The prediction has a mean pLDDT of 80. This is a predicted structure of a 114-nucleotide RNA (SAM riboswitch aptamer (S box leader)) from Aneurinibacillus danicus. It matches the Rfam family "SAM riboswitch aptamer (S box leader)". Rfam's curators write: The SAM riboswitch is found upstream of a number of genes which code for proteins involved in methionine or cysteine biosynthesis in Gram-positive bacteria. The source organism's lineage runs through Bacteria, Bacillati, Bacilli, Caryophanales and Aneurinibacillus. The sequence is in RNAcentral, with records from Rfam.
Parts: sequence; C1' cells; structure tokens
RNA sequence: CUCUUAUCAAGAGAGGCGGAGGGACUGGCCCGAUGAAGCCCGGCAACCCCGUGCAUGUGUGCGGAUGAGGUGCCAAUUCCAGCAGAACGGUUUAAACGUUCUGGAAGAUAAGGG
Repeated sequence: CUCUUAUCAAGAGAGGCGGAGGGACUGGCCCGAUGAAGCCCGGCAACCCCGUGCAUGUGUGCGGAUGAGGUGCCAAUUCCAGCAGAACGGUUUAAACGUUCUGGAAGAUAAGGG
C1' cells in the first nucleotide's frame, strides 16, 4: 500500500506544557485566546487478550482489565450531505427543490491475509 471480516445512536478531565488552528476529502454547518493542533498526565471502551458456560459447517453468552499485555478512542450519529432508490410534500402534467427512510460509496478502528 492492498484484500477479507467485524464495528461505527453508548462512553471518556472546568489538569499541566503549548500557542492557532481544528472537525479525512468536497460542499455545508460548527468548534477555537472563556484558548485549536501537538505533547504529558488523567479517563473511556473492550477489537485482540485473560477466565468461564453452551455449542461445534466454528460461533455464541457471561465476567475481567487493579493492569500481564497489543491497539483504539475521549465536541456535535463517522457533525450532516456527497451515489442510487422509495414514500410524502411540491407541480395543470412534469421538473427543480424540500422532508423522512433504505441501500451503497468514502472514511475510521480492530483482527487476519498478500
């Protein structure tokens, strides 16, 4: 870098350093000197993991995380939309457009493979 699978409506500090940016991309809309990013500390979760029950086309229920560890995460649903479809509204018919929903794409994280 790429492929596969799973998950993405919950959760997490009024701490220190730091100084202007940040929320992947595009468009919105937001956050930010009542201080952004980043680093440290702190915290959350439980994917891998550890223990255990059931099942047995390998999955599933429960418990644990003081830590024996590997990650991850800590504004807003993955902040919203980005492609397609459906319903409703809209219109003389249609279209534009709007609302809601479904699926997908993209992205993020984990585990496994190349």